[in-house]
This is a predicted structure of a 697-nucleotide part of an RNA (large-subunit ribosomal RNA, domain II) from an Oscillatoriales cyanobacterium. Model confidence (mean pLDDT): 83 of 100. The organism belongs to Oscillatoriales, within Bacteria. RNAcentral holds the full RNA, with entries from ENA.

Context: one part of a larger RNA
RNA sequence: GCCGGCGAGUUAUAGGCAGUGGCAGGUUAAGACCCUAUGGGUUGAAGCCCUAGCGAAAGCGAGUUUGACAAGAGCGCCCGUGCGAAAGCACAGGUCACUGUUUAUAGACCCGAACCCGGGUGAUCUAACCAUGUCCAGGAUGAAGCUUGGGUAACACCAAGUGGAGGUCCGAACCGACUGAUGUUGAAAAAUCAGCGGAUGAGGUGUGGUUAGGGGUGAAAUGCCAAUCGAACCCGGAGCUAGCUGGUUCUCCCCGAAAUGUGUUGAGGCACAGCGGUCGAGAUGAAGUUUAGGGGUAAAGCACUGUUUCGGUGCGGGCUGCGAGAGCGGUACCAAAUCGAGGCAAACUCUGAAUACUAAACUGGUACUCGGCCAGUCAGACGGUGGGGGAUAAGCUUCAUCGUCAAGAGGGAAACAGCCCAGACCACCAGCUAAGGUCCCCAAAUGACUGCUAAGUGAUAAAGGAGGUGGGAGUGCAGUGACAACCAGGAGGUUUGCCUAGAAGCAGCCACCCUUAAAAGAGUGCGUAAUAGCUCACUGGUCUAGCGCUCCUGCGCCGAAAAUGAACGGGGCUAAGCAGUCUACCGAAGCUGUGGAAUAAAUGAUGAAAGUCAUGUAUUGGUAGGGGAGCGUUCCGCAACGGUGUGAAGCACUAGCGACAAGCAGGUGUGGACUGUGCGGAAGUGAGAAUGUCGGC
Numbered sequence: 001g002c003c004g005g006c007g008a009g010u011u012a013u014a015g016g017c018a019g020u021g022g023c024a025g026g027u028u029a030a031g032a033c034c035c036u037a038u039g040g041g042u043u044g045a046a047g048c049c050c051u052a053g054c055g056a057a058a059g060c061g062a063g064u065u066u067g068a069c070a071a072g073a074g075c076g077c078c079c080g081u082g083c084g085a086a087a088g089c090a091c092a093g094g095u096c097a098c099u100g101u102u103u104a105u106a107g108a109c110c111c112g113a114a115c116c117c118g119g120g121u122g123a124u125c126u127a128a129c130c131a132u133g134u135c136c137a138g139g140a141u142g143a144a145g146c147u148u149g150g151g152u153a154a155c156a157c158c159a160a161g162u163g164g165a166g167g168u169c170c171g172a173a174c175c176g177a178c179u180g181a182u183g184u185u186g187a188a189a190a191a192u193c194a195g196c197g198g199a200u201g202a203g204g205u206g207u208g209g210u211u212a213g214g215g216g217u218g219a220a221a222u223g224c225c226a227a228u229c230g231a232a233c234c235c236g237g238a239g240c241u242a243g244c245u246g247g248u249u250c251u252c253c254c255c256g257a258a259a260u261g262u263g264u265u266g267a268g269g270c271a272c273a274g275c276g277g278u279c280g281a282g283a284u285g286a287a288g289u290u291u292a293g294g295g296g297u298a299a300a301g302c303a304c305u306g307u308u309u310c311g312g313u314g315c316g317g318g319c320u321g322c323g324a325g326a327g328c329g330g331u332a333c334c335a336a337a338u339c340g341a342g343g344c345a346a347a348c349u350c351u352g353a354a355u356a357c358u359a360a361a362c363u364g365g366u367a368c369u370c371g372g373c374c375a376g377u378c379a380g381a382c383g384g385u386g387g388g389g390g391a392u393a394a395g396c397u398u399c400a401u402c403g404u405c406a407a408g409a410g411g412g413a414a415a416c417a418g419c420c421c422a423g424a425c426c427a428c429c430a431g432c433u434a435a436g437g438u439c440c441c442c443a444a445a446u447g448a449c450u451g452c453u454a455a456g457u458g459a460u461a462a463a464g465g466a467g468g469u470g471g472g473a474g475u476g477c478a479g480u481g482a483c484a485a486c487c488a489g490g491a492g493g494u495u496u497g498c499c500u501a502g503a504a505g506c507a508g509c510c511a512c513c514c515u516u517a518a519a520a521g522a523g524u525g526c527g528u529a530a531u532a533g534c535u536c537a538c539u540g541g542u543c544u545a546g547c548g549c550u551c552c553u554g555c556g557c558c559g560a561a562a563a564u565g566a567a568c569g570g571g572g573c574u575a576a577g578c579a580g581u582c583u584a585c586c587g588a589a590g591c592u593g594u595g596g597a598a599u600a601a602a603u604g605a606u607g608a609a610a611g612u613c614a615u616g617u618a619u620u621g622g623u624a625g626g627g628g629a630g631c632g633u634u635c636c637g638c639a640a641c642g643g644u645g646u647g648a649a650g651c652a653c654u655a656g657c658g659a660c661a662a663g664c665a666g667g668u669g670u671g672g673a674c675u676g677u678g679c680g681g682a683a684g685u686g687a688g689a690a691u692g693u694c695g696g697c
Stems, first nucleotide, its partner, number of pairs: 001697006011106013025049003031043005053060002063075004080091004109247002112244001116237006127211009136201001138170003141166001145162006174198003178195005213229001215225003222231001250630006260273005274377002276374007287363007299351001300349002305345003309341005316334002318331005380405010410421003425596004430592003436586003439571003445583001447582006458573001464558002468555010485542005491515003497509002521536001525534002597620004602615005631686001633683007641676003650670005656664002
């Protein structure tokens, strides 16, 4: 890992509600008695519910509480419903059981802690200590002391010898563990190999003993206390608790959420409300149209509050002149206020929508309101729109509003929860469409018409750049000849003046005239030391019909660099690209057609009723969740109900039945002794998941 077995809402008591049944006030409990006896029957009103409420209570009472009140207000009462003239009958209210569901208390759907507490067991490992033993090859160094000699007045001191000290030295055993490699499902739950440290000491070691968990021991590392140590291990409290994770087993039908508000030692949990289901009652809803309302948003505006640019007038101030001062002047500075022109605002408004909201009327027609019971939800996601935060960043965050997903399949977007189209009851080798498409992959037009694009733009991007090209508008020049090209001229006063070494059109400054002319600047650029030289403006000629400039706009170009080749889905395309117009077709679980099923209410038929049938209508995606109807397993009761060695159960195969399902028959084989049907009852009642559990492989 697979297969097989086992494996999770149970039981008791009490309460709420619903259903069914008994009674009309209901009912017994313990106990007692009887019997065919862990059960049944008969008794047994003690008690409980109901019959009256109000008040915190005393208490009062169809009233009561508050209160000064006879007021007001709160909670109650004034005796239910249907039929019937009435009597009365029926139902309900009430109560007692049973069943279902839910709540509470219990382990309370199952598995799962780390912990805490109690009582014990451990010092054969290890820490320290006590008692008693034992072990340390060999080599080196050579302390004190002593002896002899020298030496001294005597010591001291010196030398040689002797001697054998030391947490001394080197180094085996022994003890340790500094480095590296190997090993890492190891040979080994700490080792091996090569080196390494101590090795007469605070040394190593044997045996016996002592200290115990809120504790011991510790040359102290929270170390060690039997491969376990920030508190050992074993059993018990104990099924601790777990607002946490995981798991929770058959079928079909109906409805169907939420991820929000408020509060919370609250934030991944709860409670109430909101939204769902179901049952009952009730009167009207949802949506639309019309009418009537209030508003202060969008927009807009500047009348207020602020802010803001320019101009005019200019209080006041600055600077400045005169004056001894008072004061009088000037000002191209700042500038209040005011006037004119022009802007801005979430916390501005002289104005002011669309929507939304409220109400009424009408249309409308299975949605609404209230109540009982049962829930789940309180992590939401993206997209559109309006905002806040952020950087007018984020698959960002936080609100409002709508949609989808969540809980929604199908078609499109290559693939793609949240985008576009569209809401799947079932069947069909039928038809029509939506979004999106129609050259091939790939269903359908290599369709029609009018243009554009030349970039493979299409099939990523900006500022910026460019005689790309299409369309439009304006303006200027032009057969008295434009634009471009070519030919020719482009002069004189004058080298204007100044400045300068020089300055002659052309370093710089000022001025920028006059003449001759068809035209020619006191000069557009190159050039020279300065001249010279080339050229331009301007003019004539040749040629000949359009030429120049500006703005708006369509489609393109550059700008354009990322790591395998890889950003049209591919082939490939000059349309099979882009814009516009038109007609066909394809295309979904949409709609239609044919057949069938279910649910709901209605109508009709039938029936004593339950129910059944028919008709048309509407509906039938679905997680959490609610409601309804069934299938199957084991055991039990009833049925003078069965089957079975002429072959039970089980197992294997199999074309039947149930609309479909859980499932149920029949047949064949195997098997070899039990077992089924109908109506009921009771549960150890359904397996794919729990790092489930046991077994097998």